[in-house]
């Protein structure tokens, strides 16, 4: 420095739900809260799915990275 692991130790994020606040809406953000999580860090432009919205069938133009894949980076340690 790679790769393969993750028992310990020091941590770390933060479901659901409440309550303010944005947004037609999915959903998002701030505090409370912890179901979980070895990447639950980061990428939604040219992977795929589920969601909302426009009469929505087509089609467009949102939203979900804690739904799947993939990519990029990491802290400690065992092999």
């Nucleotide at each position: 420095u790679c790769c393969c692991u993750g028992a310990a130790g020091g941590g770390g994020c933060a479901a659901a739900c409440c309550c303010g606040a944005g947004g037609u809406g999915a959903c998002u953000u701030g505090g409370g809260g912890a179901c979980g999580c070895a990447a639950a860090g980061c990428c939604a432009u040219u992977g795929g799915g589920u969601c909302u919205u426009g009469u929505u069938u087509a089609c467009a133009a949102g939203a979900c990275g804690g739904c799947c894949g993939g990519g990029c980076u990491g802290c400690c340690g065992g092999g």

c-di-GMP-I riboswitch aptamer from a Bacillota bacterium, 79 nucleotides, folded computationally. Its mean pLDDT, the model's own confidence on a scale to 100, is 81. The model forms 90% of the base pairs in the Rfam consensus. It was read from a public genome assembly, where an Rfam model found it.